[in-house]
Context: one part of a larger RNA
RNA sequence: UGUUCGGUGCCUGAGGGGAAAGGCCCCUCGGUACGAGAGGAACGGGGGCCUGCGGCCUCUGGUUUACCAGCUGUCCGACAGGGCAUGCUGGGCAGCUACGCCGUAAGGGGUAACCGCUGAAGGCAUCUAAGCGGGAAACCCACCCCGAAACGAGGCACCGUUAGGGCUCGGGUAAAAGACCCGGUUGAUAGAGCCGGGGUGUAAGCGGGGAGGCAACGACCCGUUCAGCCCGCGGCUACUAAUCGCCCGUA
Numbered sequence: 001u002g003u004u005c006g007g008u009g010c011c012u013g014a015g016g017g018g019a020a021a022g023g024c025c026c027c028u029c030g031g032u033a034c035g036a037g038a039g040g041a042a043c044g045g046g047g048g049c050c051u052g053c054g055g056c057c058u059c060u061g062g063u064u065u066a067c068c069a070g071c072u073g074u075c076c077g078a079c080a081g082g083g084c085a086u087g088c089u090g091g092g093c094a095g096c097u098a099c100g101c102c103g104u105a106a107g108g109g110g111u112a113a114c115c116g117c118u119g120a121a122g123g124c125a126u127c128u129a130a131g132c133g134g135g136a137a138a139c140c141c142a143c144c145c146c147g148a149a150a151c152g153a154g155g156c157a158c159c160g161u162u163a164g165g166g167c168u169c170g171g172g173u174a175a176a177a178g179a180c181c182c183g184g185u186u187g188a189u190a191g192a193g194c195c196g197g198g199g200u201g202u203a204a205g206c207g208g209g210g211a212g213g214c215a216a217c218g219a220c221c222c223g224u225u226c227a228g229c230c231c232g233c234g235g236c237u238a239c240u241a242a243u244c245g246c247c248c249g250u251a
Stems, first nucleotide, its partner, number of pairs: 005160007015146004021051008034039001052104005060098004067091005073084004093232001107141003114134004164248004168184005189241003192237005197231004205224005212217001
C1' cells in the first nucleotide's frame, strides 16, 4: 500500500517448517511353542538405561568483576575506615547454566510389496476383470512452530473520531537500533523507607580477662552481639519520579 467505512480484541487454517525420534538391556510370556535330544523362540505386557531433540532452575554441581568475611605488601601519621583496574583466600542469593530436573505418550486413516474373500471371461481353476477384507519405521492426520498478502485477501464479538493509535514519561516477562510487553495519580511502574526472605558469620565502641613488661603497652580470648554490613527477591507505604501535555485519525 492492498483487502472498498474506520477500529480493538479473539479465532479459522489454505499453505508451509520440524526427524523428533533412534537404540540397548532386564522381568514376564516360559524352560512354553518347536525339537528325538542338545537346545530353544515369537506376539503381547511391565520396567530401566543410552544417544538425539525440546523445555526448565525445585534439587545437585558450576559461575557469581552484586555482596560478606579473613589475610599480605604499600599509601592515607596511629585507631577506625579506605585506595592500589578482581591483590590473594574462604563463602555466596538472584540470574545464566549442565554435570541437574521434566517431556519425547497413545492412537486413527489411505496405501506399497505381499496375504486373502467372493468371482466370471474360460461349467474347472483363478486375490481381479465388477466387488470386498487385511497389510510398512515410509505417506496423511494426531504433536510443536509460522501462517488472512489464502488477490477466493476469511470469520466472530464489541466499539464509533469522546473509537482507536502514535509521540512522550516510569519500567521490563522484551531487547543490537527499531520492535514487543506492562504501567502513567481513578497509579504500586521504578526509586526510597519499612517488613519478610536471603548472603556472610558475630562489626565498631565500651567493659572484662590476658603470656610478657617497672610501666606505657599488649597478640589473643569473652560479653554486649543469631551481631554489623549487604541484596538484581517477595510484600506494604504515594515519600521521590511516571506532572502537564502534543499529534494522527471517515465518507
Molecule: large-subunit ribosomal RNA, domain VI
Organism: marine sediment metagenome